This is a predicted structure of a 160-nucleotide RNA (glmS glucosamine-6-phosphate activated ribozyme aptamer) from Clostridium felsineum. RNAcentral holds the sequence, with entries from Ribocentre. The coordinates come from a structure-prediction model, not an experiment, and the mean pLDDT is 77. The organism belongs to Clostridium, within Bacteria. Its Rfam family is "glmS glucosamine-6-phosphate activated ribozyme aptamer". By type it is a riboswitch.
RNA sequence: AUUAUAGUUAAAGCGCCCGAACUUAAGUGGAAAGCAUUUAAGUUGACGAGGAUGGGGAGUAUCGAAUCUUCGGCGGAUGCCCCACGGUAAAACGCACUACCGUUAACGAUUGGUAAAGGCAGAAAGUGAUUUCUGUUACAAACUCAAUCUGGUGUUAAAA
Numbered sequence: 001a002u003u004a005u006a007g008u009u010a011a012a013g014c015g016c017c018c019g020a021a022c023u024u025a026a027g028u029g030g031a032a033a034g035c036a037u038u039u040a041a042g043u044u045g046a047c048g049a050g051g052a053u054g055g056g057g058a059g060u061a062u063c064g065a066a067u068c069u070u071c072g073g074c075g076g077a078u079g080c081c082c083c084a085c086g087g088u089a090a091a092a093c094g095c096a097c098u099a100c101c102g103u104u105a106a107c108g109a110u111u112g113g114u115a116a117a118g119g120c121a122g123a124a125a126g127u128g129a130u131u132u133c134u135g136u137u138a139c140a141a142a143c144u145c146a147a148u149c150u151g152g153u154g155u156u157a158a159a160a
Stems, first nucleotide, its partner, number of pairs: 014075004019071001020044010047064003053084005085102005094155004108149005118137008
């Protein structure tokens, strides 16, 4: 140094890098080039908002922003489907079915509310690509949330 085992820590635009692009060094070609190419070592590779009842399954799984490599690949993931459980659905409670949802627990309609990267200025590290930090200044959408409106069938008792 590598491999194996054990323990601890660490996450969901999360982790990783072999394609690709870029940088440096040493060569090759070329009249030369911020040109092409080889080897080695590096750099980049998702900006926030939002999202978890349990089990199983499949597997490119919400929203917008950006000078769009935030390309491409691998792995994972609160999403999706099924089942179970649970909640809501005026006209007693209850029970069954059905619909929609998931403990913030109908769909839908109307109204309202809300970012970071970035830009600008500066500091630090590095030959460089680039990385980290500080201040200042903006601009979203969906979900959720709040208010209003809006919603089943049957069965059973009593009363009218």